[in-house]
Context: one part of a larger RNA
Molecule: large-subunit ribosomal RNA, domain VI
Organism: Solirubrobacterales bacterium
RNA sequence: CGUUGGAGAGUUGAGAGGAGUCAUCCCUAGUACGAGAGGACCGGGAUGAACGUGCCGCUGGUGUAUCUGUUGUCCCGCCAGGGGCACCGCAGGUUAGCUACGCACGGAACGGAUAACCGCUGAAAGCAUCUAAGCGGGAAGCCGUCCUCGAGAUGAGCUCUCCCAUCCCCUUGAGGGAGUAAGACCCCUGGUAGACCACCAGGUUGAUAGGCCGGCGGUGCAAGCGCAGUGAUGUGCUCAGCCGACCGGUACUAAUGGGUCGAGGG
Numbered sequence: 001c002g003u004u005g006g007a008g009a010g011u012u013g014a015g016a017g018g019a020g021u022c023a024u025c026c027c028u029a030g031u032a033c034g035a036g037a038g039g040a041c042c043g044g045g046a047u048g049a050a051c052g053u054g055c056c057g058c059u060g061g062u063g064u065a066u067c068u069g070u071u072g073u074c075c076c077g078c079c080a081g082g083g084g085c086a087c088c089g090c091a092g093g094u095u096a097g098c099u100a101c102g103c104a105c106g107g108a109a110c111g112g113a114u115a116a117c118c119g120c121u122g123a124a125a126g127c128a129u130c131u132a133a134g135c136g137g138g139a140a141g142c143c144g145u146c147c148u149c150g151a152g153a154u155g156a157g158c159u160c161u162c163c164c165a166u167c168c169c170c171u172u173g174a175g176g177g178a179g180u181a182a183g184a185c186c187c188c189u190g191g192u193a194g195a196c197c198a199c200c201a202g203g204u205u206g207a208u209a210g211g212c213c214g215g216c217g218g219u220g221c222a223a224g225c226g227c228a229g230u231g232a233u234g235u236g237c238u239c240a241g242c243c244g245a246c247c248g249g250u251a252c253u254a255a256u257g258g259g260u261c262g263a264g265g266g
Base pairs, nucleotide, nucleotide: 001152005163006162007161008160009159010158011157015149016148017147018146021049022048023047024046025045026044027043033038051106052105053104054103055102059100060099061098062097066093067092068091069090070089071086072085073084074083075082076081110144111143112142117137118136119135120134164265166178167177168176169175170173183261184260185259186258187203188202189201190200191199208254209253210252211250212249213248214247215246217243218242219241224237225236226235227234228233
């Protein structure tokens, strides 16, 4: 821009893409077959490999704004307690998130048309013949079935709901312009989204983010004081103190105020 008024939702599915794999073991059955050695078709079941999709409850990884221990040095006047720097100084843990080494699921079944091939009936050609007419069976393959996208499918589909018939101008037309409706956007707070955009959740009729409060979770028992010890240190108050992203609550802070676009339907 189009889809023949303008919007907000929901759909149909033309078409396109994806998936499609394989192995081992058990039963049938040591059966059929075979002198024996060996050893099935058909059918049923189980376990896996690789691949694919999703997820983080479990097991692990990471987790430089989390906790603890600790070395050197500088600083906060000193002690004590802390802060900076040294690869996050080093070391031990670790929430969320992201993840695999973790977990779940998938390939199928079924239907249709077929290939090679196997047949029925059957003439030409009194026979024979799967073929000439006609009718069956038959593949991991083909078309459906499964998953995803999908009406720019210009052949532009369908359904529901919402908005209505204002004003001005001319060259009087499916004309031009203006202000509006439903609605949308700008702008702002953000994340289940993300390179930007888009998408999604919100914008006071509000829990969108921050703060605060509570919870979960992590670390592992703070400071200070008492007590014991010459002291290092231990011990009690103390399952303490501190704390990112997680789950909730709460308008304290910030989403204020405002602006723009947007039909008139032969």